[in-house]
RNA sequence: GGGAGCAGGUGAGCUACCGCUCGCCUUGAGGCGGGAGGAAAGUCCGAACUCCACAGGGCAGGGCGGUCCGUAACGCGGACCGGGUGCAAGCCCAGGGAAAGUGCCACAGAAAAUAGACCGCCCCGUCUCCGACGGGGUAAGGGUGAAAAGGUGGGGUAAGAGCCCACCGCUCCGGUGGUGACACCGGAGGCACGGCAAACCCCGCCCGGAGCAAUGCCAGAAAGGGGUGGCUUACCCGGCCUUAACCCCUGGUAGGCAGCUUGAGGUGGCGAGCAAUCGCCAUCCCAGAUAAAUGGUAGCUUUAAACAGAAUUCGGCUUACCGCCUGCUCCCCAUU
RNA sequence: GCGGGAGUAGCUCAAUUGGAAGAGCAUCAGCCUUCCAAGCUGAGGGUUGCGGGUUCGAGUCCCGUCUCCCGCU
Numbered sequence: 001g002g003g004a005g006c007a008g009g010u011g012a013g014c015u016a017c018c019g020c021u022c023g024c025c026u027u028g029a030g031g032c033g034g035g036a037g038g039a040a041a042g043u044c045c046g047a048a049c050u051c052c053a054c055a056g057g058g059c060a061g062g063g064c065g066g067u068c069c070g071u072a073a074c075g076c077g078g079a080c081c082g083g084g085u086g087c088a089a090g091c092c093c094a095g096g097g098a099a100a101g102u103g104c105c106a107c108a109g110a111a112a113a114u115a116g117a118c119c120g121c122c123c124c125g126u127c128u129c130c131g132a133c134g135g136g137g138u139a140a141g142g143g144u145g146a147a148a149a150g151g152u153g154g155g156g157u158a159a160g161a162g163c164c165c166a167c168c169g170c171u172c173c174g175g176u177g178g179u180g181a182c183a184c185c186g187g188a189g190g191c192a193c194g195g196c197a198a199a200c201c202c203c204g205c206c207c208g209g210a211g212c213a214a215u216g217c218c219a220g221a222a223a224g225g226g227g228u229g230g231c232u233u234a235c236c237c238g239g240c241c242u243u244a245a246c247c248c249c250u251g252g253u254a255g256g257c258a259g260c261u262u263g264a265g266g267u268g269g270c271g272a273g274c275a276a277u278c279g280c281c282a283u284c285c286c287a288g289a290u291a292a293a294u295g296g297u298a299g300c301u302u303u304a305a306a307c308a309g310a311a312u313u314c315g316g317c318u319u320a321c322c323g324c325c326u327g328c329u330c331c332c333c334a335u336u
Numbered sequence: 337g338c339g340g341g342a343g344u345a346g347c348u349c350a351a352u353u354g355g356a357a358g359a360g361c362a363u364c365a366g367c368c369u370u371c372c373a374a375g376c377u378g379a380g381g382g383u384u385g386c387g388g389g390u391u392c393g394a395g396u397c398c399c400g401u402c403u404c405c406c407g408c409u
Stems, first nucleotide, its partner, number of pairs: 001332010012301007020035006037307001041318002044316005049211004054238001056237003061207005066080005081095001082093004096202002101200002103196003118142002120138008150168006169191001170189008215258004224249004229241003265284008337408007346361004354392001363379005385401005
């Protein structure tokens, strides 16, 4: 200097004038303070909160799936293990079980799982003896395929084959290290058990249901008809309530207040921990609209573009965008 | 806010992961006919809304995303 990887910050600020909205003060005019995001988005998960006798049992259904830790919890986060990938820094992984059972592996190929003999190799016999045919043995070599009876080397054999041996691979046992998944070392063994579970399934753990249009209070109208018992996923058992509720058709009234923002909160410092995160101290209050508020003008600073606007609140995930600033790491080239 | 469904040829619709896509209408060409229509024969037309994953192989199975439709409140 070039290329690559990982992580963080920011998303404009100040002043003046006019305009909108919330809170507090003020008899009033008015004054002071506050006023969209990192994703506010998608509504994919988890909760807080509210209500429902069943949040009892069973069955069905759904979710997760290496180990440990974190968290209010999670399908989330961190570290580690195993596997894959990249020269590397790094990145990816719906990562338990195929010997509990059932099922699938098309076409090609001889044969696709209690799976084999098409070509070939060896031995014997016959014949019209350059060869062909029949019988026996074989699965090392070739072919087909995504995948074909563990791999490499040697010995042995008529020719071969874990048939035997060595080293790997696999299974079991023991020891060492680790909380653990696992790793390493030693020994024994038969060379046995193809793949697919984002196939049905088995194993382990977890799961009441609705949702702020929840729910509560006040105001207003408040007629008629029909059905049967109901109880916040469906079914069964048990239980509870019961002449009220519940369901259907139809007429009529329909506004206000609370919930509504102090939180598993933000910021700074110290400590523990590899980290996620947790503890202690100090400090701050930071949108609450309801047909839906934050806009316009001017000047200065200035990188400020893009994606894009709260509607009960948080913790995540996913998607959209990517202007500027900062740090660490790897590779290549050149120079000293 | 809550629940459900769909996307395949120009149009309307089929297709249980196994010859990696079919039928009708429409279009074009030929035959027949004086000519048209009808009829018969043939041909063309497809990144299965988009992207990723599982698998030897995906329209089909899984995940994300876009668009459209229906219902409750």
Molecule: RNase P RNA; transfer RNA
Organism: Candidatus Aminicenantes bacterium